[in-house]
This is a predicted structure of a 523-nucleotide part of an RNA (small-subunit ribosomal RNA, 5' domain) from an uncultured bacterium. RNAcentral holds the full RNA, with entries from ENA, Greengenes and SILVA. It matches the Rfam family "Bacterial small subunit ribosomal RNA". Its family is annotated with ribosome and structural constituent of ribosome in the Gene Ontology. On this family, see Cannone et al., BMC Bioinformatics 2002: "The comparative RNA web (CRW) site: an online database of comparative sequence and structure information for ribosomal, intron, and other RNAs".
Context: one part of a larger RNA
């Protein structure tokens, strides 16, 4: 002198983009953050409709007992359609959000490899959707239980489930041939042979689905070469260890596991064990080489109270998922059960410190639907903060009697200072009215939280609007009073002990300005 997710202290007018628990990966009330599909299926309610026709019943007529009846429409049973929907079922909860605890590692970056893989949706090709079966939730009835929830018998559907058939350019063996490589082998058409493997329907008849395969395109998984802090006051570490043979295991290779075989493998070019640490694109500094640093954005990686564990699935060893163990909460009828905010808000600790228990799907993207919509604390938006960066204002031009008042003084006068009054303008801003978007496109129409907001147009009236820190030199800016090694400043050097430009105050003056100083950090 730059720079900060800052804080502190004094002082604050707007606006526009940013940014906002850096400490306790401390505990967390509430409340929303992951649903959708009735065009997959049986139920089951509603609403209309047709049939029935209780109860009540304006009127009327009566022999007073009770008749008739217009009107309500309860219950019953029918049919077709619309709409909600607990279940069974599809696809979504592996995205998108949050932390960085751990982790010095193929974790991360960067360059290659996979002839060792795997990919739901979605693209493009090609074939196909034929016939059967058995069960279940729902619902009914029951039984335990305080609940959570759990069992027993019956009934029932489907794009659930299970056989059959079909069957190649598949898959797997055996094999013939030919070409190519990078060793293990690849790959191609051709052939043989044998063996195996599939489907679901739905509808408003537009369609949208189901199976097999073939490719692609996308996400993913492995494996290597280089680079990734700190110290030797840490020098030796290793028994699945190192490699071999054979298995298992896995999409896949691979001690990943396993059993037998040998005795390997790392290490002063720093291994082990320590301690620190998310890793890059970036940031910030610096002529630049480097040095620091990783908070917003984006990209990877790892985490979801602690640690373990596997199911479902294309994909998890799953943050608002499941199964055990610990800690802590909570509820209870003491048997036995809920819970997980490092999602959005918020609330309590802790802290020098860090926001709203807002608004909305309008827009961008997502999930599930044919759609229509439905769901979205992602987003987009607003509140609150000078936390930062930009930007604009507090007024402009004339004014000397150089006014009043302070201040200093040699008492003559200097200074505050054109500064103020006063005159003449303006209205940026405020303040009121009055108009009033863009962002909305898809698909005719409709559809805007933000907002009557930004703009725009008049009217009012200088009106709503300045302070901080220094002033001994380093450093730009000096005088009077107090005080009197006291009180006190103080970044270094050093001021103060009766005339202090260096304490305090006051007038001047300097800087900077909605700031301005201090303190930390780091170039």
């Nucleotide at each position: 002198g730059g720079a900060u997710g800052a804080a502190c202290g004094c002082u604050g007018g707007c606006g526009g983009c940013g940014u906002g628990c850096u400490u306790a990966a401390c505990a967390c009330a509430u409340g929303c953050a992951a649903g959708u599909c009735g065009a997959a299926c049986g139920g089951g309610g509603u609403a209309c409709c047709c049939u029935u026709g209780a109860c009540a019943g304006a009127g009327g007529c009566u022999u007073c007992g009770g008749c008739c009846a217009a009107u309500u429409g309860a219950u019953a049973g029918g049919a077709a359609u619309a709409c909600c929907u607990a279940g069974u079922g599809g696809c979504g909860g592996a995205c998108g959000g949050g932390u960085g605890a751990g982790u010095a590692a193929c974790g991360c970056g960067u360059g290659a490899g996979g002839a060792a893989c795997c990919u739901g949706c979605c693209u493009u090709g090609g074939a196909g959707u034929g016939g059967g079966g058995a069960a279940u939730a729902a619902c009914a009835g029951u039984u335990a239980g305080a609940a959570a929830u759990a069992g027993c018998u019956g009934c029932u559907a489907a794009u659930a489930c299970c056989g059959c058939a079909u069957a190649a350019u598949g898959c797997a063996a055996c094999u013939a041939a030919g070409u190519c490589g990078c060793a293990u082998g690849g790959c191609u058409u051709u052939g043989g042979u044998u063996g195996c493997c599939a489907a679901a329907g739905a509808u408003u008849u537009a369609u949208c689905g189901c199976u097999c395969u073939a490719a692609g395109a996308u996400g993913g998984c492995c494996u290597c070469g280089c680079g990734u802090c700190u110290g030797a006051u840490u020098a030796g570490a290793u028994a699945g260890u190192u490699g071999g043979c054979g298995g298992g295991g896995u999409a896949a290779c691979g001690g990943c596991c396993c059993a037998c075989c040998a005795a390997g493998u790392c290490g002063a070019c720093g291994a082990u064990a320590a301690g620190u640490a998310g890793c890059c694109g970036g940031a910030c500094u610096g002529a630049g080489a480097g040095g620091u640093u990783g908070g917003c954005c984006g990209g990877c990686c790892a985490c979801a109270u602690u640690g373990g564990g596997a199911c479902u699935g294309a994909g998890a060893c799953a943050c608002g998922g499941c199964c055990c163990a610990g800690a802590c909460u909570c509820c209870u009828a003491c048997g036995g059960g809920a819970g997980g905010c490092a999602g959005c808000a918020g609330u309590g600790g802790g802290g020098a410190a860090u926001a709203u228990u807002g608004g909305g799907c309008a827009a961008u993207g997502g999930g599930c639907g044919c759609a229509a919509g439905c769901c979205u604390g992602a987003c987009c938006c607003a509140g609150c903060a000078a936390c930062g960066c930009c930007g604009c204002g507090u007024g402009a031009a004339g004014g000397a009697a150089g006014a009043a008042g302070g201040c200093c003084c040699u008492c003559g006068g200097g200074u505050u200072g054109u500064a103020a009054a006063c005159u003449u303008c303006u209205u940026u801003u405020a303040u009121u009215c009055g108009g009033g978007a863009c962002g909305a496109a898809a698909c005719a129409a409709a559809u805007g939280a933000c907002g009557g907001u930004a703009c725009c147009g008049a009217a009012u009236g200088a009106a709503u609007a300045a302070g901080c820190c220094a002033c001994g030199g380093c450093u730009a800016a000096c005088u009077a009073c107090g005080u009197g090694c006291c009180a006190g400043c103080a970044g270094c050097c050093g001021c103060g002990g009766u005339a202090a430009u260096a304490c305090g105050u006051a007038g001047g003056u300097g800087g900077c300005a909605a700031g301005c100083g201090u303190u930390a950090u780091c170039c």